[in-house]
This is a predicted structure of a 71-nucleotide RNA (transfer RNA) from a Minisyncoccota bacterium. Lineage of the source: Bacteria > Bacillati > Minisyncoccota. Rfam family: tRNA. Rfam classes the family as a transfer RNA. Gene Ontology term of the family: triplet codon-amino acid adaptor activity.

RNA sequence: CGGGGUAUAGUGUAAUGGUAGCACGAGUCCAUGGGGUGGAUUUAGCCUCAGUUCAAAUCUGAGUAUCCCGA
Numbered sequence: 001c002g003g004g005g006u007a008u009a010g011u012g013u014a015a016u017g018g019u020a021g022c023a024c025g026a027g028u029c030c031a032u033g034g035g036g037u038g039g040a041u042u043u044a045g046c047c048u049c050a051g052u053u054c055a056a057a058u059c060u061g062a063g064u065a066u067c068c069c070g071a
Stems, first nucleotide, its partner, number of pairs: 001070007010024004018054001025043007047063005
C1' cells in the first nucleotide's frame, strides 16, 4: 500500500428492515444462626458520521479501532 473479516450492557454471545434478547456480573430483598446455594426484583448496550427507507443493530458510503491474507 491492496483485499477481506469483526465492532451490540462491566464480560461473553444472539437478533428475516418492524418492542434490542440470553448467560455471567453488579445493587436490593427473601429463605439460613452464618456461609455456600436457591428464589424475587432492579441495573446497564447497537464503534463514529452521513445516506436510503414509513421504519436501520441489520442495507449503502466514508472514517476509527482490531484481526487475517498478500505485496